Overview:
Model confidence (mean pLDDT): 83 of 100. A computed fold for a 72-nucleotide RNA from Candidatus Jacksonbacteria bacterium RIFCSPLOWO2_02_FULL_44_20, annotated as transfer RNA. The sequence was found in a public genome assembly. NCBI's taxonomy places the organism under Bacteria, Bacteria candidate phyla, Candidatus Jacksoniibacteriota.
[in-house]
RNA sequence: GCGGGUGUAGUUCAGUGGUAGAAUGUCUGCUUCCCAAGCAGAAGAUCGCCGGUUCGAUCCCGGUCACCCGCU
Numbered sequence: 001g002c003g004g005g006u007g008u009a010g011u012u013c014a015g016u017g018g019u020a021g022a023a024u025g026u027c028u029g030c031u032u033c034c035c036a037a038g039c040a041g042a043a044g045a046u047c048g049c050c051g052g053u054u055c056g057a058u059c060c061c062g063g064u065c066a067c068c069c070g071c072u
Stems, first nucleotide, its partner, number of pairs: 001071007010024004018055001026042005048064005
């Protein structure tokens, strides 16, 4: 330099055009002599960034950044 993959909650990951979810962690409450476990609830994401297409984009297209793999 060229090609490919990944980027979504603190963390690990779903989500193939129509309200952004789960697990785990965090916080609060219940339970317990206390802790853990269990149960109930809550908070937590400008979906890497910029632009385009569309009535509407996490999703499609272009560019760009970071990381990973391969080629030269």